Predicted 3D model of a 534-nucleotide part of an RNA (large-subunit ribosomal RNA, domain I) from Flavobacterium agri.

[in-house]
Context: one part of a larger RNA
RNA sequence: GGCGUAUGGGGGAUGCCUAGGCUCCUGCAGGCGAGGAAGGACGUGAUAAGCUGCGAUAAGCUCCGGGGAUCGGCACACACGAAUCGAUCCGGAGAUUUCCGAAUGGGGCAACCCAGCAUAUUGAAGAUAUGUUACCCAGUUAUGGGGGCGAACGCGCUGAACUGAAACAUCUAAGUAGGCGCAGGAGAAGAAAACAAAAGUGAUUCCGUGAGUAGUGGCGAGCGAAAGCGGAUUAGCCCAAACCAGCAAUGUUACGGCAUUGGUGGGGUUGUAGGGCCGCGAGAUUGUAUGUGAACCGAACCGGAACCGUCUGGAAAGUCGGGCCAUAGAGGGUGAUAGCCCCGUAUGGGUAAGGAACAUGAUACAUAGCGGUACCCUGAGUAGGGCGGGGCACGUGAAACCCUGUCUGAAUCUGCCGGGACCAUCCGGUAAGGCUAAAUACUCGCAGGAGACCGAUAGUGAACCAGUACCGUGAGGGAAAGGUGAAAAGAACCGUGAAUAACGGAGUGAAACAGAUCCUGAAACCAUACGCCU
Numbered sequence: 001g002g003c004g005u006a007u008g009g010g011g012g013a014u015g016c017c018u019a020g021g022c023u024c025c026u027g028c029a030g031g032c033g034a035g036g037a038a039g040g041a042c043g044u045g046a047u048a049a050g051c052u053g054c055g056a057u058a059a060g061c062u063c064c065g066g067g068g069a070u071c072g073g074c075a076c077a078c079a080c081g082a083a084u085c086g087a088u089c090c091g092g093a094g095a096u097u098u099c100c101g102a103a104u105g106g107g108g109c110a111a112c113c114c115a116g117c118a119u120a121u122u123g124a125a126g127a128u129a130u131g132u133u134a135c136c137c138a139g140u141u142a143u144g145g146g147g148g149c150g151a152a153c154g155c156g157c158u159g160a161a162c163u164g165a166a167a168c169a170u171c172u173a174a175g176u177a178g179g180c181g182c183a184g185g186a187g188a189a190g191a192a193a194a195c196a197a198a199a200g201u202g203a204u205u206c207c208g209u210g211a212g213u214a215g216u217g218g219c220g221a222g223c224g225a226a227a228g229c230g231g232a233u234u235a236g237c238c239c240a241a242a243c244c245a246g247c248a249a250u251g252u253u254a255c256g257g258c259a260u261u262g263g264u265g266g267g268g269u270u271g272u273a274g275g276g277c278c279g280c281g282a283g284a285u286u287g288u289a290u291g292u293g294a295a296c297c298g299a300a301c302c303g304g305a306a307c308c309g310u311c312u313g314g315a316a317a318g319u320c321g322g323g324c325c326a327u328a329g330a331g332g333g334u335g336a337u338a339g340c341c342c343c344g345u346a347u348g349g350g351u352a353a354g355g356a357a358c359a360u361g362a363u364a365c366a367u368a369g370c371g372g373u374a375c376c377c378u379g380a381g382u383a384g385g386g387c388g389g390g391g392c393a394c395g396u397g398a399a400a401c402c403c404u405g406u407c408u409g410a411a412u413c414u415g416c417c418g419g420g421a422c423c424a425u426c427c428g429g430u431a432a433g434g435c436u437a438a439a440u441a442c443u444c445g446c447a448g449g450a451g452a453c454c455g456a457u458a459g460u461g462a463a464c465c466a467g468u469a470c471c472g473u474g475a476g477g478g479a480a481a482g483g484u485g486a487a488a489a490g491a492a493c494c495g496u497g498a499a500u501a502a503c504g505g506a507g508u509g510a511a512a513c514a515g516a517u518c519c520u521g522a523a524a525c526c527a528u529a530c531g532c533c534u
Stems, first nucleotide, its partner, number of pairs: 001533009015519001016483002020454002022451007029443002031149002039100003042055003050074002061094006070082003105114003115133007135146004153184001154182005164171001168218001194201002205232005215223002236435003239379001243266003247262006271413001273378004277372004286366005291360003296355002301349003307322003311318001323340002325329001331343003384408008394420001415430005470477002490518001493505004
């Protein structure tokens, strides 16, 4: 020096565990904010650095309900206190809520500085206290509203590139990502100027199918419908105008009025055209809101069955023996594996705030008919057209349809639009105003539940005081780190020692090679003893 055996050190793999995650389901909620939010700063305890709670009323104050013996959070201990005259705790409703922050009296390097006005303390100066003083919109004022934050979902405006086409330019990626605006619990769409095809359907939305079809496409890569059919859910309405009434202004007047314009009320709302107007006729039916009552739902919470002995063991829930309950044998805990020990579970009960089907009568509002006529009305810089673009599955194509930057520009029911160039016949519809629940999308959050999901290099970045420590001027980046034991019983006391280090005894414990760097304790690596070889 090597090999082997044994015993250790070192290290923290593995096994077991779970306090945390992940993905879903059901229900609720779907907003908070000038009544000052979200988020913070600073305070606040007998002692108090951190976290949590709270706000100068500061780990808290008041009331109501629950509950019934302990309590003063994490967090032990000591001190001092509270509580059966019901505390702590749980639920509900309030009060308080410094300063910053939309931040809003002015300023400002957020949590700071400095004012005006009114009132009070005074009779005054000054000071202090309380209140108030931003801007925009609406309104004559009084006053009301807005602003900011928030995970996704929605609509609108704007809008890439990488990439694919095996290069690349049309094309694709994609109207995606990103930016901006706005709204709601949903949003958008929506009551045919729609589809269809010789037969018919009857607003919109969503799902399945039609169908990777018809098409489109440097006919490349790719893109990609619709009708119809089957379902989910169902709901329809209101204006403008004609006409009538009266009001105001203006014009005109023979002062009787008339006309125009504007605004108000009535009227009226559609395609077998409808309405006005004229004639006839009835005052029905239904709905909504407000009020009252109200089953029921709804917080904390309450009741809630049934087991003993024996053996092993540190410990019984295990073994053996014999019982019992079950509308409860879900689950968790208890010194090992418990239906009957504890919490619970099935089931039954309970009400506050709040919600509420349904009922009820009153009030308010809304809501329909028959015929005649062809005088009036039925949405104009609109429809349509030219040029340039965009959207439609559809890339200009034979390119209809929809939108419009620009230039133009009708008709008025004997009207007008559409049916994929265009024309005719035929068919469908009635544009140029508006509203509309449900079926649909999502989950920051709350409650309950589930998993052929993870189990500490996994699962969230974060099981642990994590968006922390740390890095960066900044935007931003971003960790590591779980486990004594059933119970602290966490090692009194003695010794060695400079020692409050460390170790040896002693003691606890089933175990201390479970001793706090604490379950198990692999490998690398290091050492000691012995054996063999060199």

It matches the Rfam family "Bacterial large subunit ribosomal RNA". The prediction has a mean pLDDT of 83.